The RNA shown here (transfer RNA) has 73 nucleotides and comes from a Candidatus Woesearchaeota archaeon. NCBI's taxonomy places the organism under Archaea, Nanobdellati, Candidatus Woesearchaeota.

RNA sequence: GUGGCUGUGGUGUAACCUGGCAGCACUGAGGACUGUGGAUCCUCUAGACCGGGUUCAAAUCCCGGCAGCCACC
Numbered sequence: 001g002u003g004g005c006u007g008u009g010g011u012g013u014a015a016c017c018u019g020g021c022a023g024c025a026c027u028g029a030g031g032a033c034u035g036u037g038g039a040u041c042c043u044c045u046a047g048a049c050c051g052g053g054u055u056c057a058a059a060u061c062c063c064g065g066c067a068g069c070c071a072c073c
Stems, first nucleotide, its partner, number of pairs: 001072007010026004020056001028044005049065005
């Protein structure tokens, strides 16, 4: 340099192809329980890599960029 794949809470991951209020687990906060702690249970906080386009509506489709990984050179 060329081609391909990936990017979602603090962490990991699902929905993406087939557009419709983004789910689960762990962590964190509060509470219940307990003599204390742990375990268990309940509630809550927190997220789409960036910009643009299409659309009534974009995590999802299209374009450009950025970052990481892989292959070739």